A computed fold for a 93-nucleotide RNA, annotated as Glycine riboswitch aptamer. It was read from a public genome assembly, where an Rfam model found it. Rfam family: Glycine riboswitch aptamer. Its family is annotated with glycine biosynthetic process in the Gene Ontology. The coordinates come from a structure-prediction model, not an experiment, and the mean pLDDT is 76.
RNA sequence: AUGGGAAUCUGGAGACGUCCGGAAUAACCGGGGGCCGAAGGGGCAAGUUCGCAAGACAACGAAUCUCUCAGGCAAAAGGACAGAAUUUAGUAU
Numbered sequence: 001a002u003g004g005g006a007a008u009c010u011g012g013a014g015a016c017g018u019c020c021g022g023a024a025u026a027a028c029c030g031g032g033g034g035c036c037g038a039a040g041g042g043g044c045a046a047g048u049u050c051g052c053a054a055g056a057c058a059a060c061g062a063a064u065c066u067c068u069c070a071g072g073c074a075a076a077a078g079g080a081c082a083g084a085a086u087u088u089a090g091u092a093u
Stems, first nucleotide, its partner, number of pairs: 001091002004088003008084004016033001018032005034073003040069001041067003047060003050055001
């Protein structure tokens, strides 16, 4: 100098004034329907492996893309990611 990890602080989006029943009449509980993607999880392009080659088959293979299993649809909490400062492995000089 670069840089993986760890913990701290700050910022941090989306989506039902929906239906039925219960209830302390509530933002709660149970169920139905609708909806969202930014915890987590699944899928794959190039490429790599393989193959003389072809290669639509097989294996590996990223994301804020995609699915919506999980999660979520007042606030709080959570929250990918971003910034700040701290600490520390590795690499280079």